[in-house]
RNA sequence: GGGUCAGUGGUGAAGUGGUAUCACAUCUGAUUUGCAUUCAGAAGGCCCCGGGUUCAAUCCCCGGCUGAUCCA
Numbered sequence: 001g002g003g004u005c006a007g008u009g010g011u012g013a014a015g016u017g018g019u020a021u022c023a024c025a026u027c028u029g030a031u032u033u034g035c036a037u038u039c040a041g042a043a044g045g046c047c048c049c050g051g052g053u054u055c056a057a058u059c060c061c062c063g064g065c066u067g068a069u070c071c072a
Base pairs, nucleotide, nucleotide: 001071002070003069004068005067006066007065010024011023012022013021018055026042027041028040029039030038048064049063050062051061052060
């Protein structure tokens, strides 16, 4: 320098054109003498950045940034 893949709550992942789901973690309550476990509830992301297409974009297209991998 070129090719491919990825970027989504604190962490790891799912999702797919119609304002986003799960697990763990966090907080609150119940249970306990207390802790843990268990149960119930809540908070937390408008999806890496910019532009375009569209009535509507996390999703499609273009460019950029970061990371992984392959080739040279």